[in-house]
RNA sequence: GAGUUUGAUCCUGGCUCAGGACGAACGCUGGCGGCGGGCCUUACACAUGCAAGUCGAAGGAUAAGCGGGGAGUUUACUCCCUGUGGAGACUGGCGGAUGGGUGAGUAACGCGUAGGCAACCUGCCUUUAACCCGGGAAUAACGUGCCGAAAGGUGCGCUAAUGCCCGAUGAUUCGCGCGCUCUGCAUGGAGCGUGUGUUAAAGCCCUUCGGGGUGGUUGGAGAUGGGCCUGCGUGCCAUUAGCUAGUUGGUGGGGUAACGGCCUACCAAGGCGAUGAUAGCUAGGGGGUCUGAGAGGAUGAUCCCCCACACUGGGACUGAGACACGGCCCAGACUCCUACGGGAGGCAGCAGUGAGGAAUCUUGCGCAAUGGGCGAAAGCCUGACGCAGCCACGCCGCGUGCCGGAAGACGGCCCUAUGGGUUGUAAACGGCUUUUGACGGGGAAGAACGACCGGGUUUUGAUCUGGUGUGACGGUACCCGUUGAAUCAGCACCGGCUAACUCCGUGCCAGCAGCCGCGGUAAUACGGAGGGUGCAAGCGUUGUCCGGAAUCAUUGGGUGUAAAGGGUGCGUAGGCGGGAGCCUAAGUCUGAGGUGAAAUCUUACCGCUUAACGGUGAAAUGGCCUUGGAUACUGGGUUUCUUGAGUGUAGAAGAGGUAGGCGGAAUUCAUAGUGUAGCGGUGAAAUGCAUAGAUAUUAUGAAAAACACCAGUUGCCGAAGGCGGCCUAACUGGGCUACCUACUGACCCUGAAGCACGAAAGCGUGGGGGAGCCAACACGAAUUAAAAUACCCUGGUAUUCCACGCCCUAAACGAAUGCCUUACUAGGCCUUGCCCCCUUUGGGCCGGUGCUGCAGUUAACGCAUUAAGUAUGCCACCUGGGGAGUACGUCGGCAACGAUGAAACUCAAAGGAAUUGACGGGGGCCCGCACAAGCGGUGGAGCAUGUGGCUUAAUUCGAUGCAACGCGAGGAACCUUACCUGGGCUAAAUUCUCGGUGCAACCUCUGGAAACAGGGGGUCCCUUCGGGGCGCCGAGGAAGGUGCUGCAUGGCUGUCGUCAGCUCGUGCCGUGAGGUGUUGCCUUAAGUGGCGCAACGAGCGCAACCCCUGUGGUCAGUUACCAGCACGUUAUGGUGGGGACUCUGGCCAGACUGCCUACGCAAGUAGUGAGGAAGGUGGGGACGACGUCAAGUCAUCAUGGCCCUUACGUCCAGGGCUGCACACGUGCUACAAUGGAUGAUACAGAAGGCUGCCACCCGGCGACGGAGCGCAAAUCCUUAAAGUCAUUCUCAGUUCGGAUUGGAGUCUGCAACUCGACUCCAUGAAGUUGGAAUCGCUAGUAAUCGCGUAUCAGCAAUGGCGCGGUGAAUACGUUCCCGGGCCUUGUACACACCGCCCGUCAAGCGAUGGAAGUCGGGAGUACCUAAUGUCGGUGGGCCAAUCCGCUUCGGUGGAGGGCAGCUGCCUAGGGUAAGCCUGGCAACUGGCGCUAAGUCGUAACAAGGUAAC
Repeated sequence: GAGUUUGAUCCUGGCUCAGGACGAACGCUGGCGGCGGGCCUUACACAUGCAAGUCGAAGGAUAAGCGGGGAGUUUACUCCCUGUGGAGACUGGCGGAUGGGUGAGUAACGCGUAGGCAACCUGCCUUUAACCCGGGAAUAACGUGCCGAAAGGUGCGCUAAUGCCCGAUGAUUCGCGCGCUCUGCAUGGAGCGUGUGUUAAAGCCCUUCGGGGUGGUUGGAGAUGGGCCUGCGUGCCAUUAGCUAGUUGGUGGGGUAACGGCCUACCAAGGCGAUGAUAGCUAGGGGGUCUGAGAGGAUGAUCCCCCACACUGGGACUGAGACACGGCCCAGACUCCUACGGGAGGCAGCAGUGAGGAAUCUUGCGCAAUGGGCGAAAGCCUGACGCAGCCACGCCGCGUGCCGGAAGACGGCCCUAUGGGUUGUAAACGGCUUUUGACGGGGAAGAACGACCGGGUUUUGAUCUGGUGUGACGGUACCCGUUGAAUCAGCACCGGCUAACUCCGUGCCAGCAGCCGCGGUAAUACGGAGGGUGCAAGCGUUGUCCGGAAUCAUUGGGUGUAAAGGGUGCGUAGGCGGGAGCCUAAGUCUGAGGUGAAAUCUUACCGCUUAACGGUGAAAUGGCCUUGGAUACUGGGUUUCUUGAGUGUAGAAGAGGUAGGCGGAAUUCAUAGUGUAGCGGUGAAAUGCAUAGAUAUUAUGAAAAACACCAGUUGCCGAAGGCGGCCUAACUGGGCUACCUACUGACCCUGAAGCACGAAAGCGUGGGGGAGCCAACACGAAUUAAAAUACCCUGGUAUUCCACGCCCUAAACGAAUGCCUUACUAGGCCUUGCCCCCUUUGGGCCGGUGCUGCAGUUAACGCAUUAAGUAUGCCACCUGGGGAGUACGUCGGCAACGAUGAAACUCAAAGGAAUUGACGGGGGCCCGCACAAGCGGUGGAGCAUGUGGCUUAAUUCGAUGCAACGCGAGGAACCUUACCUGGGCUAAAUUCUCGGUGCAACCUCUGGAAACAGGGGGUCCCUUCGGGGCGCCGAGGAAGGUGCUGCAUGGCUGUCGUCAGCUCGUGCCGUGAGGUGUUGCCUUAAGUGGCGCAACGAGCGCAACCCCUGUGGUCAGUUACCAGCACGUUAUGGUGGGGACUCUGGCCAGACUGCCUACGCAAGUAGUGAGGAAGGUGGGGACGACGUCAAGUCAUCAUGGCCCUUACGUCCAGGGCUGCACACGUGCUACAAUGGAUGAUACAGAAGGCUGCCACCCGGCGACGGAGCGCAAAUCCUUAAAGUCAUUCUCAGUUCGGAUUGGAGUCUGCAACUCGACUCCAUGAAGUUGGAAUCGCUAGUAAUCGCGUAUCAGCAAUGGCGCGGUGAAUACGUUCCCGGGCCUUGUACACACCGCCCGUCAAGCGAUGGAAGUCGGGAGUACCUAAUGUCGGUGGGCCAAUCCGCUUCGGUGGAGGGCAGCUGCCUAGGGUAAGCCUGGCAACUGGCGCUAAGUCGUAACAAGGUAAC
C1' cells in the first nucleotide's frame, strides 16, 4: 500500500496478501564452472580403522632384520659367537591441561563492558646474576619359579641413569628481629642497610684436549597464560510475597597460589525483598546474523572470543597447569568376553553403522604447504590442517546460438466459418560464429625454509649467495589445434488483490482456496487443451523470523457513545512542583587521554578473464573508564520573598450528619350508634366480604409506617451513596462572601499499597416491631388453534421499620466524561448565596447551578469557561468477537457471594455514528365502493363450465394468493391434437445444381381399417427445333422436432396503479453514503397551483392535445327523411319531387371559476347565485412514469445453448383430451303471485350476410323440409323482450321449478356409439331464499329485459365481446377492516416483518473443567546406612638410604621419617517416613464451541404486541 464487516458511507478493529531472509525439507525439472555450506531431531546406542606421541645426544639390556665366522650330516633348517641396526618392550624426560567435538547443564560475576588485586600463580621462551662439589641405597627391564581361561598377579635373584636419597657450599629467596628513606584512598606498600636461622644441582654430545655446545640448580626482571574481586548491562510468570541458620557480621584457628563463612569453635542478631527477594518455567553468553527509514524486533548454524561438559553421579592423585574427552578410584545403568571363579568398555575426535526423523555427506588422498608435540638434528607423530569425493543446499558467473527469411507453409487452437484470427520470423530454407562439449597436443603458480655440497662475510652464532633435491591436489587450472548448431529448458501462474483469456469436459459432483470466495448445464476460479504472463538451471509448495502492523505507539495510539475512568474520599511510598541571591558541580554541555580483539558491515584501491570470493588501507564501532573546564536549566546545600496553600476577624445561606421531643391528614383494626342488601373487583367476570347486618355513615379508641400542599422536569446541601412535617440557647462536619492585606512562608498537586464510607436486596440475634404495601405461595378468571408454571383480580408470608453486627454490589449515571488538579481561550439568556456602585425597572465582583451558541475539536452524533478546546502534573484502565467475568489457584465472607482472573477451541468478522429504503399490533395529514349507509348476489339445490384430486394405455401441455380456476380455447365427433394403442415411411414442402425421363395427372382392379403396397389403361404444352415450361425419377446441398431450459433471451402481457409519483443539470451543504430542489403553510382529482425557502431550472409522469357521447350553427342530401305541392293505394315515402324536420357525417361554435356574493396574500374554496344544452375534469374511452414481482409465455412467433435423427421426425386408423367416490372457483335456472300460463298489443340500438342472409307461399304440432322474391346492402333479410290490456291459477313441492329418464324425430357432417345441437310426446328430481363467511355497485349506475356478433359444417354459448329498453336506493361520516400517498419517529430488518432472532431437547464432531482412583516426573525435609577419597586420630604389624650403639662384618637394636591396618567427621549412592509441587490416564459428571434444511415454544429487535435492561 491492497483485499475483507454495509444496500451504500465514514470510523474503530481484527484477519489476510504483495517484500526480504533461511544450516532448510517436499514436488516437478536439471548443462557447466567458481566460492562457500551440509544431524536444527536421540548429550540415543555404537562394529571396524585411524585421531598423541616423541627423545638412543638421559639409561640398562637388546627382540626382529642385515653382514661375517663357527657348529649340528650338505641345500633347507636349527644353534652359538661377533658387528651393525633400529624403538618392539622397560626406567627416565618433555608432551598427553594444546589442538579437535558438543551445548546437556547454567538466569550465574556464566557472558559483555569498564575497572581492581598493596590478596595471587605462571612449565616451555627472552634477559640478567651466581653455581653445578662429595657420596649412598634401590628398582623396572631381564632371569627363574608359582597362580589364573583371560585380564593380570606374585615369590626369589641380577642391574643402570638427567630416577631416588644423604652430606657440603650458598644468596639479593624464605622465616624471625632492628634502623633509615620514599610512597598510597584504607588495610598498607617499595627501596636501602644490618643481625640471625633454613634451603640447591645432572649429566650428555663434540673436541684440534685449549675448549665448545646442550642440559641442570638458586635468585631478579620481562613476556605469555591463568586465578580472584567489583560497578553497570544481560529472559518469562505476582494465579510465586515473603526468603534466609553458615544464614549476616565479629573474634580465634584451619585451609588455599591467593582474598573470603571457603571451613571450624565461640559471640552478636543480623542479611535480602514491590527498583520484585524466594520459588517455578525457559535458555550456553558475546562479536555478530536476518529484518527494519530508524528506533526496534527476531536470532546466536558455518568463522572468532569466553564458558560448561566428555556414558550418569561422586572423588581425589600426578603436575607449572586438571579435579583431566581418547588418565586413575568408587558407585549406577547399559553393552561385550568368560573355563562362571572373574574381567573389559565409553566416537558430544575423523570417517562409518543402527535408531530417531521431513531432513544433513566418503569407513577417500597427503603431511607438499600452514600450524602443533618431541628431538641437537635428520626425522617421527599430527582425521589439526591442505586437498579430493557426494548433495542445485546457498551465492556468483557462463551456455543452450546469432543474422537473414512471408507462400505469413503444414499442423494445433479459436471464430460471426466460401473466409478470418493466432501460434508466428516461429519453423523450413540461406549465411555466420564456436563460449561450452568431444578429441588431440602443450602445461603451471602454489617451493620458501631446513638438509647436503661449494663460495663471500664473520664474534663461527647469525646472515648473503650458487648448486643438488622436495607437490597430496594433478597431467588439474590454463593455453593451442581439430570438429560441428552440432550436446543442453523447465517450473509456477493467468476471478480480484496481481502481470497474464479463450474453447471443451464436469454439473454444490469431482474438486479449488493465502483472504474475499468459486462449482447446483453456457465456470476467464474445478480438470484438459490452445494461447498468454512471470522467473529461469531452476521453479513452486510447506515451515520459521522481521517487515507491512502507528496492531503494545520512546520515536509513534487511545479511554462520552467503537475495547477502555477505579462507586467515593482520606492518605503512605513514589512522581511532579512558585519568585530572588549565594555555594556546589550529581545530571547536562565541552576539550584531552585510554579502551571499544580480529573477522563482519561501509568505503578506496588491488588480485583471481568477470562476479561471488579474497587482499591492503581507511572509516565506523550511539558504550564504558580517567582527567581538565563551563554553570543557563534540573538536582543538592543555605539565606530570603509572597502571588500558590493555610490561619485570623465579621457575616449570610442550606432537606449536610447525629440525638431527643411534638403534630395533623390518610389507612387498617376495635367498640358503640344510624341503616339495608348488596359490596368489591374487571376489558368482561369470578374467587372474596355480607341478613351472625357488610359496604356507606357518625363517634370514641388503638397501632404502625410515611410526611400531601409549600416545592421549582430548571432550587438548596453533601466526596459519593444520599438528604424533604414541626421544634430544640443540644452535639457536629463542610463550603461561600467581605475586610484588614493581621499571621505562617511553598507548608503545594497527584496518589500504587493501605484505611474509611458506600442505594437496594440479602444474612445474623432462641432481638424488638408489624398499619399499609408486598417476592414466594394459594385461589379466581380470561386469553389461545394449543399450553399459560405469565400478563389481570382476590388474598397473603418473608421483606420493608428499630437496635447492634455483617455483606460491598448497582443503569454506584452527567445512561458511560479520574483528580470538577492548575492555567489560558467570543458572547447571550435565566436561576441561587454574599457583596459593591447606585438606591431605577440598571450595572459590576466572587462562588454555585442550567439553557443557547463562536473559535476550536470530533468518525459522526455532539462538546463548547461546569470542554469532549489549548497546554501541564500524577493515578486508573484498553489492545478483534465468542469461549468468559467462566475454570483453576489465592484472598475476603456465617452464607449468598465478592475480588483477582486465564487457556484450549472457534469465527472473519464483532462493533460505533450517520445515510437511503423497507417495516411497526408508532404518530400526524390525506385518498379509494376501503369501511359505514343502501340495492342485488355468491356460499345451500339442480345443471353448465373450469380447476384440483383420483382413475386411465392416454385422460397432451401450460396458467396456481390478490394478479390461476366460462384462463391460453373467439368454438376437442374425424381434423384440430401436441397424448395413447396399432400399422407404415425415411421423408413432406420450397429452392438450387447435375443426370435421366414424359411411364405424370387422371380412370380403374386387387389386398387393407386407412396410410400404403401391387397391377392395368393412359402417354402434356410452347418452340427460332438449339431448347424452354410443367411434372416425375435418381444423386447432392440447405431437413424436421408443440423435445428441455421463460432461472440464458427478444417481443408481448399481467400487477402494484390512472396510484402521484420517479429523476436530472448547475449551484449550495456534508470527510462521505447522501441531502437540498421534491421539505414547510394553503390548495387540488393530481409533485394541480400559490406563497415561503440555497436554490435556480429541466425531463418522464398528471392535465391538455385524440376518439365516442351530450347543444347549436353551417355545408352536403341517397339507400335515410316527408312539412308543403302533385300522383297512387284497402293500406304503406309506394311514386314525382323537396332540402324544411328527423337522421347521416365533414367543418365550426360552446365551458374559461369568464361574471356576481362571501372568505382568502394568492392559488383557490363555498353559493338551491346568474346565464347556459352542459358548471367547476360534463359523462365514457384510448393513453399506464422510474420501477417491483428471476410474475406469465421457448405451446403464437422469434431466438442462444443442450438433446433426438429408420426417430423425441413424419403418415394413417381407432381411442383419449368429455373418464368420476370427491373438493373448490365462475355461471345459468329456480324456489314463485312485484309470479306462472294463455290471448291481444306498443316502442330499440348495434351488428352480420353470396359455400351467405333468406321474404312470401305450401307441408309438418314442431325442429325442419319443399319451392322461391330480393340483397355484395342507410335500399333486401333478422317476431325485440320486459312493458301495456285482458283472462286464469290462489300459496300448494303447486298450472312454481325444470333436472333426469323413456319413446319418436329434425338438421349439419365421410361419420353423431364413445361424444353434437335442436324438436315433439311422456316422465316431473332437488329446491320453499340458503351456516360460518364472502362479492359487485355511487346514476342512466345497480337491478332487470331482451337483441346482435366473432369463432363456426354443426355445436355442447348458460361463456366472451357488444347493443339498446325499463330504471332505483344510499353515503351521517373516516373510529374501525383492506389497499395506497406525504411528513415524522423507532429499528438488531436490507432476500428488507413471509424479516431478524433466543433458549431447552435430540444427533454428530471437537477441545476443556471437576472426579473415587491409578501411573509417572521434580525439588526438598527428617532419620538410617554408606563405597571411594581428602583431612584428622591411632598405628603393638611393616620399611633400603641419614644418625647413634653393638657386631662373628653376614647383620642387629634404637632414633628420625614413612607405610599397611584400624578408626572419627564429611560424602555419591541406597533405604525408611510424612508431606509438597507438577503431569498422563480415568468410570462418572459439568458446562462450552462447531455442524444447509430435526423437536418445542416466541424471549429480544417496531410501543416486538406485558417498554427494555
Annotation
Small-subunit ribosomal RNA from an uncultured bacterium, 1509 nucleotides, folded computationally. Its mean pLDDT, the model's own confidence on a scale to 100, is 81. Its Rfam family is "Bacterial small subunit ribosomal RNA".